[in-house]
Molecule: transfer RNA
Organism: Oscillospiraceae bacterium
RNA sequence: GGGCCUGUAGCGCAGCUGGGAGCGCAUCACAUUCGCAUUGUGGGGGUCGGGAGUUCGAAUCUCCUCAGGUCCA
Repeated sequence: GGGCCUGUAGCGCAGCUGGGAGCGCAUCACAUUCGCAUUGUGGGGGUCGGGAGUUCGAAUCUCCUCAGGUCCA
């Protein structure tokens, strides 16, 4: 320098063929307890790595770019 893969909530991940942004853990509140833990119920938290384009509509398609991994040179 070139090819490929990954990037989504604090952490680990899903998102099928473009149309609702979700799951588990964590966290907060309440209940349960003498108290803690456990358990149950409910809540908050995301500019989908960044920018631009296509489209009525983009996490998803295209281009550029950043970071990590891997292979080739």